[in-house]
Context: one part of a larger RNA
RNA sequence: CUGGGCGUAAAGGGCGUGUAGGCGGCCCGUGAAGUCAGGAGUGAAAACUCGGGGCUCAACCCUCGAGAUUGCUUUUGAAACCAGCGGGCUUGAGUGCAGGAGAGGAAAGUGGAAUUCCCAGUGUAGCGGUGAAAUGCGUAGAUAUUGGGAGGAACACCAGUGGCGAAAGCGGCUUUCUGGCCUGUAACUGACGCUGAGGCGCGAAAGCGUGGGGAGCAAACAGGAUUAGAUACCCUGGUAGUCCACGCCGUAAACGAUGGGUGCUAAGUGUUGGGGGUAUCGACCCCCUCAGUGCUGUAGUUAACGCAAUAAGCCCCCCGCCUGGGGGAGUACGGUCGCAAGACUGAAACUC
Numbered sequence: 001c002u003g004g005g006c007g008u009a010a011a012g013g014g015c016g017u018g019u020a021g022g023c024g025g026c027c028c029g030u031g032a033a034g035u036c037a038g039g040a041g042u043g044a045a046a047a048c049u050c051g052g053g054g055c056u057c058a059a060c061c062c063u064c065g066a067g068a069u070u071g072c073u074u075u076u077g078a079a080a081c082c083a084g085c086g087g088g089c090u091u092g093a094g095u096g097c098a099g100g101a102g103a104g105g106a107a108a109g110u111g112g113a114a115u116u117c118c119c120a121g122u123g124u125a126g127c128g129g130u131g132a133a134a135u136g137c138g139u140a141g142a143u144a145u146u147g148g149g150a151g152g153a154a155c156a157c158c159a160g161u162g163g164c165g166a167a168a169g170c171g172g173c174u175u176u177c178u179g180g181c182c183u184g185u186a187a188c189u190g191a192c193g194c195u196g197a198g199g200c201g202c203g204a205a206a207g208c209g210u211g212g213g214g215a216g217c218a219a220a221c222a223g224g225a226u227u228a229g230a231u232a233c234c235c236u237g238g239u240a241g242u243c244c245a246c247g248c249c250g251u252a253a254a255c256g257a258u259g260g261g262u263g264c265u266a267a268g269u270g271u272u273g274g275g276g277g278u279a280u281c282g283a284c285c286c287c288c289u290c291a292g293u294g295c296u297g298u299a300g301u302u303a304a305c306g307c308a309a310u311a312a313g314c315c316c317c318c319c320g321c322c323u324g325g326g327g328g329a330g331u332a333c334g335g336u337c338g339c340a341a342g343a344c345u346g347a348a349a350c351u352c
Base pairs, nucleotide, nucleotide: 004322005321006320007305008304012319014202015201016200017199021195022194023193025089026088027087028086029085030084034081035078036077037076038075039074040073041072042071048067049066050065051064052062053061054060092192093189094188095187096185097184098183099182100181104178105177106176107175108174109173110172111155116150117149118148119147120146121145122144126137127136163170164169207248208247209246210245211244212243216242217241221237222236223235224234259318260317261316263314264313267296268295269294270293271292272291273290274289275288276287277286300307301306325352326351327350334345335344336343337342
């Protein structure tokens, strides 16, 4: 390589977009590159297989016969399939039209509750914290309470195995700009499709650079406790950071540990958003259907657990990945990227 695999044993790329490539709907015609059939040439000898022969047999040997040498070239033909060319179609895909839901994204503005701080009033000896305490705060008037103000961050209830997004993720309210999706219709295009090595883009948190901001929380740090010790768990403080703008980083148990796409294969039940029917004054109710999201479950599948129309079932297409195990090691070296931290790629000796 072949083969076998990838939910949990090794193995699905974090996610998209898309280049090359691979694969690709229905009908008619054409040509004959692939394909198939026949002929011819070639495919040295030896070796190989079958047959024959020679050493007394065998191994071995032979100017022996045939096959094979699965191939290549050429020629004649076939036309189902694949590719090519020409024409047509509408079911795949897309567009239009009419509706619909939504924390999808970006920017600007704005609201209330709460914490903290400041000012003022009332008021007096405690407050805070814990298993219990202490550090800490407080007669320079704290805690509590009332009024006023400042500032930052997050948005209770609604709230839901609810919704939206490719993933990361998204939650007060309003406006502006903007992406996608669903349903109905069948007016338009007429295969325009699927996947996607590289490439490009997005990508939680932490971290980095420059400049702002800083209420609460809080690595580091300090103190108080606990303890044999306590570089912890608990407590009192507290700086980076958390927030904003711009630029990097590019990782994660980036998980459904399950790549994407089309089709097919019992049912039952809940829920979200549409459409249709029946009924009705109307809202319900009932039935059908499309798209999503859950649960149960048959066949089937699985090593089992389980999965089961949202498949891990039954096929096909394309990509990524795994290959005796544990450690060494996601390390070393080299390369690419990065300001750095480091990321990506990724061994071996040795050892069990």
This is a predicted structure of a 352-nucleotide part of an RNA (small-subunit ribosomal RNA, central domain) from an uncultured bacterium.
The RNAcentral record of the full RNA draws on ENA, Greengenes and SILVA.
It matches the Rfam family "Bacterial small subunit ribosomal RNA". Its family is annotated with ribosome and structural constituent of ribosome in the Gene Ontology.
The coordinates come from a structure-prediction model, not an experiment, and the mean pLDDT is 85.